[in-house]
Context: one part of a larger RNA
RNA sequence: GGAUGAACGCUGGCGGCGUGCCUAAUACAUGCAAGUCGAACGAGGUGCUUUUUGUAGCAAUACGAGGAGUAUCCUAGUGGCGAACGGGUGAGUAACGCGUGGGUGACCUACCCCAAAGUGUGGAAUAACAGUCCGAAAGGAUUGCUAAUGCCGCAUGUGGUCUGCGAGUUUAGAAAUCGUUGACUAAAGGAGCAAUUCGCUUUGGGAGGGACCUGCGUCCCAUCAGCUAGUUGGUGAGGUAACGGCUCACCAAGGCUACGACGGGUAGGGGACCUGAGAGGGUGGCCCCCCACAAUGGAACUGAAACACGGUCCAUACACCUACGGGUGGCAGCAGUAGGGAAUAUUGCACAAUGGGCGAAAGCCUGAUGCAGCAACGCCGCGUGCGCGAUGAAGGUCUUCGGAUCGUAAAGCGCUUUUCUGAGAGGUGAGAAAGGACAGUAUCUCAGGAAUAAGUCUCGGCUAACUACGUGCCAGCAGCCGCGGUAAAACGUAGGAGGCGAGCGUUAUCC
Numbered sequence: 001g002g003a004u005g006a007a008c009g010c011u012g013g014c015g016g017c018g019u020g021c022c023u024a025a026u027a028c029a030u031g032c033a034a035g036u037c038g039a040a041c042g043a044g045g046u047g048c049u050u051u052u053u054g055u056a057g058c059a060a061u062a063c064g065a066g067g068a069g070u071a072u073c074c075u076a077g078u079g080g081c082g083a084a085c086g087g088g089u090g091a092g093u094a095a096c097g098c099g100u101g102g103g104u105g106a107c108c109u110a111c112c113c114c115a116a117a118g119u120g121u122g123g124a125a126u127a128a129c130a131g132u133c134c135g136a137a138a139g140g141a142u143u144g145c146u147a148a149u150g151c152c153g154c155a156u157g158u159g160g161u162c163u164g165c166g167a168g169u170u171u172a173g174a175a176a177u178c179g180u181u182g183a184c185u186a187a188a189g190g191a192g193c194a195a196u197u198c199g200c201u202u203u204g205g206g207a208g209g210g211a212c213c214u215g216c217g218u219c220c221c222a223u224c225a226g227c228u229a230g231u232u233g234g235u236g237a238g239g240u241a242a243c244g245g246c247u248c249a250c251c252a253a254g255g256c257u258a259c260g261a262c263g264g265g266u267a268g269g270g271g272a273c274c275u276g277a278g279a280g281g282g283u284g285g286c287c288c289c290c291c292a293c294a295a296u297g298g299a300a301c302u303g304a305a306a307c308a309c310g311g312u313c314c315a316u317a318c319a320c321c322u323a324c325g326g327g328u329g330g331c332a333g334c335a336g337u338a339g340g341g342a343a344u345a346u347u348g349c350a351c352a353a354u355g356g357g358c359g360a361a362a363g364c365c366u367g368a369u370g371c372a373g374c375a376a377c378g379c380c381g382c383g384u385g386c387g388c389g390a391u392g393a394a395g396g397u398c399u400u401c402g403g404a405u406c407g408u409a410a411a412g413c414g415c416u417u418u419u420c421u422g423a424g425a426g427g428u429g430a431g432a433a434a435g436g437a438c439a440g441u442a443u444c445u446c447a448g449g450a451a452u453a454a455g456u457c458u459c460g461g462c463u464a465a466c467u468a469c470g471u472g473c474c475a476g477c478a479g480c481c482g483c484g485g486u487a488a489a490a491c492g493u494a495g496g497a498g499g500c501g502a503g504c505g506u507u508a509u510c511c
Base pairs, nucleotide, nucleotide: 001511002510003509004508006507007506008505009504010503013382014381015380016379017378018377019375020374021340026338027337028336030335031334032333035081036080037079040078041077043075044074045073046071047070048069049068050067051066052065053064054063055062056061088293089292090291097218098217099216100215101214102213103212104211107210108209109208112206113205114204115203116202117201118200119199120154121153122152123151129144130143131142132141133140134139159185160184161183162182164180165179166178167177189198190197191196219265220264221263226256227255228254231253232252233251234250235249236248237247238246268290269289270288271287272283273282274281275280295316296315297314298313299312318329319328320327321326346372348371349370350369354368355366356365357364358363385415386414387413388412395406396405397404398403420448421447422446423445424444425443429438455500456499457498458497459496460481461480462479466495467494468493469492470491476483477482
């Protein structure tokens, strides 16, 4: 000098774009953050139409009860899809975790796209519901009924899988591929008058996504020198989507290490960011990619995918409710609270846009996201006027008492209106129409009036800028050298000057 997710002191007019718990992965009140589909299903409700009927009444009518139909109406439950994405954090991890280059003849893939074939026929339940019962609650037991794209048989087999046989290519070899015998193996319906369409089943391919293996790279300590029994390898079996000591039985005795094993410390990694002429050094906040985690530890279930932040079970600690028998909870989602700290924001608006989930669609949900609020925290831009104006006014300061300086500075005269205040209009973002949270905002026009707006640090040398007074090794200053003990350009105040400027200075850290 540059830089910062900064903090502190003094000061502070506006706008745009960004950024904002670095500490306690501490504990959390409250609200919201993942739902959706009635065009899968039964049931119930509501509205409307129609009909039967009871009571009161002479009647009109009023108040009910029941049946049928209808509505793209509503929904607790069954069922489907989603909830594994999106969002947060960096505790752990020195590792195939990450980065980069390869491999899988050892693999998986819901939704989506392309292609081929099919969608036949039966059955048994169960929630809801209606009863009975237990419990303070959370919740549960039991009897009876019922539906489906829920569950289970049978048929069919284009295909697929397995087995046997043959062909076959490549290799180190098994396997891949083709033909053939036998066995096994599917399905679900909905909407519509219909056409049709949305689904369902099996198979092949694709796209995107994932899994595993591997070469190389990836911090400090040798005051860590030896480490290792599923350890290293083999055979067989189990398990997995799949290879593999991944697991198990048996057999062998191996495997790693000064090219740093093992141990200890520290740490998420990368793209990037800062600095530097570069080489390098430092950093990993915001944004993007990958990984890991979800009070702590462990486990599996469901599913195409989880060993699952707002799922389940167990244990532990903590907190809450309780009728003392027993239950409930997990903000490292968005706000917000307490605590810690030098220190870090609103319990805001909207789904209008972009994107996501569900749905045939209308649409619903979305603290993702878009916006607004707070903060000079950062970067950038603008302003706080402009011109003329010498009796060089008054006043301050210094003075050799002549004057010098603040100083064209002020006053005064003229001008302008960026800003500001008031009034009016008001774009794009919204694609055939309509539909805007932001927002009556940005912007434009008119009116008014210099009006609403300057500080901070320094002035001994380094280092741009000097005098007076006060103080008297005191009070104090200080980054280094050093100032201060009676004329201090170094302390304090004043005048003046210099630097930067809505900021200036200090502290911390990196180059």

This is a predicted structure of a 511-nucleotide part of an RNA (small-subunit ribosomal RNA, 5' domain) from an uncultured bacterium.